[in-house]
Molecule: c-di-AMP riboswitch aptamer (ydaO/yuaA leader)
Organism: Nonomuraea sp. WAC 01424
RNA sequence: CGGAAAGACACGCCCAAUUCCCGCGAGGGAAGCCGGGGAACCAUCGGUGGCGAGCACCUCGCGCCACCACUUGGGGUGAAUCCGAUCAUCUCGGUAGGGCUGCUCCGGCCCGAACCCGUCAGCUAACCCGGCCGGCGUCGAUGAGAGGGGCU
Numbered sequence: 001c002g003g004a005a006a007g008a009c010a011c012g013c014c015c016a017a018u019u020c021c022c023g024c025g026a027g028g029g030a031a032g033c034c035g036g037g038g039a040a041c042c043a044u045c046g047g048u049g050g051c052g053a054g055c056a057c058c059u060c061g062c063g064c065c066a067c068c069a070c071u072u073g074g075g076g077u078g079a080a081u082c083c084g085a086u087c088a089u090c091u092c093g094g095u096a097g098g099g100c101u102g103c104u105c106c107g108g109c110c111c112g113a114a115c116c117c118g119u120c121a122g123c124u125a126a127c128c129c130g131g132c133c134g135g136c137g138u139c140g141a142u143g144a145g146a147g148g149g150g151c152u
Base pairs, nucleotide, nucleotide: 010138011137012136013135014134018031019030020029021028022027032132033131034130035129036128037127042122046068047067048066049065050064051063052062073120074117075116076115077114082094083093084092085091097111098110099109100108101107103145104144105143
């Protein structure tokens, strides 16, 4: 001097996943953001027959009983669902949808997973319960347009 790797600070990105206070620490509290459960109303509900709701009839709906049929569960977080190549796995190709490039458009580059509840949950005011982890990048940058901030 050059190259590579690691660490720290700073900045930036995905994500709800950040900030502040107390505490030696473990941990505790608050704000903010996020998720789940949970009324009425509404929505949802296999078929047939019978019965019921002031009196009678028809139709619809509801409730109860009997029989028959079916029984492959269902749900949540998340963008991450679906299709084909296969009977299936692996692996490919595509796709609903999602992310980055300060914003918009064009262009470009990517993701399109994983996990959880445990037979149970529609919506849902009051109310109840919970989360704030983890993973990356740092000399690159297509063009056009719009807007904002600071300084003088």